About this RNA: Model confidence (mean pLDDT): 86 of 100. This is a predicted structure of a 529-nucleotide part of an RNA (small-subunit ribosomal RNA, 5' domain) from an uncultured prokaryote. RNAcentral holds the full RNA, with entries from ENA. It matches the Rfam family "Bacterial small subunit ribosomal RNA". Gene Ontology terms of the family: structural constituent of ribosome and ribosome.
Context: one part of a larger RNA
RNA sequence: AUUGAACGCUGGCGGCAGGCCUAACACAUGCAAGUCGAGCGGAAACGAUGGAAGUUUGUUUCCAGGCGUCGAGCGGCGGACGGGAGAGUAACGCGUGGGAAUCUACCUAGUAGUGGGGGACAACAGUUGGAAACGGCUGCUAAUACCGCAUACGUCCUAUGGGAGAAAGCGGGGGCUUUUCGUGAACCUCACGCUACUAGAUGAGCCCGCGUAAGAUUAGCUAGUUGGUGGGGUAAAGGCCUACCAAGGCGACGAUCUUUAGCUGGUCUGAGAGGAUGAUCAGCCACACUGGAACUGAGACACGGUCCAGACUCCUACGGGAGGCAGCAGUGGGGAAUAUUGCACAAUGGGGGAAACCCUGAUGCAGCCAUGCCGCGUGUGUGAAGAAGGCUCUAGGGUUGUAAAGCACUUUCAGCGAGGAGGAAAGGGUGUUGUUUAAUAGAUAACAUCUGUGACGUUACUCGCAGAAGAAGCACCGGCUAACUCCGUGCCAGCAGCCGCGGUAAUACGGAGGGUGCAAGCGUUAAUC
Numbered sequence: 001a002u003u004g005a006a007c008g009c010u011g012g013c014g015g016c017a018g019g020c021c022u023a024a025c026a027c028a029u030g031c032a033a034g035u036c037g038a039g040c041g042g043a044a045a046c047g048a049u050g051g052a053a054g055u056u057u058g059u060u061u062c063c064a065g066g067c068g069u070c071g072a073g074c075g076g077c078g079g080a081c082g083g084g085a086g087a088g089u090a091a092c093g094c095g096u097g098g099g100a101a102u103c104u105a106c107c108u109a110g111u112a113g114u115g116g117g118g119g120a121c122a123a124c125a126g127u128u129g130g131a132a133a134c135g136g137c138u139g140c141u142a143a144u145a146c147c148g149c150a151u152a153c154g155u156c157c158u159a160u161g162g163g164a165g166a167a168a169g170c171g172g173g174g175g176c177u178u179u180u181c182g183u184g185a186a187c188c189u190c191a192c193g194c195u196a197c198u199a200g201a202u203g204a205g206c207c208c209g210c211g212u213a214a215g216a217u218u219a220g221c222u223a224g225u226u227g228g229u230g231g232g233g234u235a236a237a238g239g240c241c242u243a244c245c246a247a248g249g250c251g252a253c254g255a256u257c258u259u260u261a262g263c264u265g266g267u268c269u270g271a272g273a274g275g276a277u278g279a280u281c282a283g284c285c286a287c288a289c290u291g292g293a294a295c296u297g298a299g300a301c302a303c304g305g306u307c308c309a310g311a312c313u314c315c316u317a318c319g320g321g322a323g324g325c326a327g328c329a330g331u332g333g334g335g336a337a338u339a340u341u342g343c344a345c346a347a348u349g350g351g352g353g354a355a356a357c358c359c360u361g362a363u364g365c366a367g368c369c370a371u372g373c374c375g376c377g378u379g380u381g382u383g384a385a386g387a388a389g390g391c392u393c394u395a396g397g398g399u400u401g402u403a404a405a406g407c408a409c410u411u412u413c414a415g416c417g418a419g420g421a422g423g424a425a426a427g428g429g430u431g432u433u434g435u436u437u438a439a440u441a442g443a444u445a446a447c448a449u450c451u452g453u454g455a456c457g458u459u460a461c462u463c464g465c466a467g468a469a470g471a472a473g474c475a476c477c478g479g480c481u482a483a484c485u486c487c488g489u490g491c492c493a494g495c496a497g498c499c500g501c502g503g504u505a506a507u508a509c510g511g512a513g514g515g516u517g518c519a520a521g522c523g524u525u526a527a528u529c
Base pairs, nucleotide, nucleotide: 001528002527003526005525006524007523008522009521012376013375014374015373016372017371018369019368020334025332026331027330029329030328031327034077035076036075039074040073042070043069046068047067049064050063051062052061053060054059084287086285093212094211095210096209097208098207099206102204103203107200108199109198110197111196112195113194114193115149117147118146124139125138126137127136128135129134155164156163157162169192171190172189173188174187177186178185179184213259214258215257220250221249222248225247226246227245228244229243230242231241232240262284263283264282265281266277267276268275269274289310290309291308292307293306312323313322314321315320340366342365343364344363348362349360350359351358352357379409380408381407382406389400390399391398392397413470415465416464417463418462419461423456427451428450429449430448431447432446433445434444435443436442473518474517475516476515477514478499479498480497484513485512486511487510488509494501495500
């Protein structure tokens, strides 16, 4: 000088930050990942409307997916992000600089398509098993779910012959014609989709050089081990795997083994070199009760998915089941020690959706804590009879001390009252002009105008009101080291960072007066330089 600090005494306000360093111990409860009806069949609930019946004229019951909507279900996208913790890891894990044998949903640009069929399975209905969790059987059904057929610019395989492989629709608007006369369908058009391919962007996988803790009281280690060939496997190189062959490979420039440890940007200190460290914030890695495994998917070997094994907890009708806070709060435990079972999606960002919007313990805020840094206040001026009181004394005095009282002012902050920004961009209505179009529908872009959304919030800030009113402690005073006397004690009681004090005049113990230093803090302890 510093700290994620703790402890003791004390404590007025605000701003900004920080807050389980220990048990990766166990967890009650709530919430933390959903969304889309403009993909689909539908209708459990709510509402509106209409109809029917009843009626105590309040309204009640029933019917109608026709409407707003929508539980459960099929389907799509997202649950691989965001959030947490640092157990493991001494390693291509990280840092830095390179490399070639790769993939990449959504997004952007471009090219070419989007034709015609089929069979199911949930939901549902019936029946049935089980205490439950959850099932079984039969029957019906839709799709942007699933599967063929057709076509193939480019794509893939083969190697000049050829062969293989796609798709899905939905919504808005419209008028001529056709039509089973329907507010439908064909048709036109627009938007969003879908399929194949190319390129980009983004993200990810892989390989290598160099750097990256301690121990030699660890000296030898290694059989898929090192290399080759054939085969397999992966998105992709490779002993990554396998069969055969060869006998290699690493090591005092420290292999192997053991211990410790997430790495970095940074942080602390220091003139620097260096040393120490890796909380908060940011990048990467690894983990998700413990161990193992794969499935789905563009992406996981997946924190709030699945399966198996284990420990633990819970339910049970004893047959069998359920769970995983190292998400946010919170509980027990451990500990010197670390916070609310708060508010809101208003903003920023994320997921879904055409959008409105929904979800979001991310995030924005609030609460608690002097934990830290910074700022402000606890009054200002005047005031000598140098009051009283305290302490001391050579008894004259000295000191506390302009300190107080008194007088004259001020009102920051806190208190009370009133006003009051900014964080708001969006979204919605109307209009104008473009674009698209057959169209003056519709959609969309820009602009104008009207409207309109705030958790914080009794916001910041401003004004007014009253009154010095509500606001100072802590450590030290032998030397180092700024600051001295009296009383008590008598090697006792005690102090102490080092030297050392205390055995009857202790500036060193305890108290008092006085002083010194810091100050809403001051000391102590711990730790680093």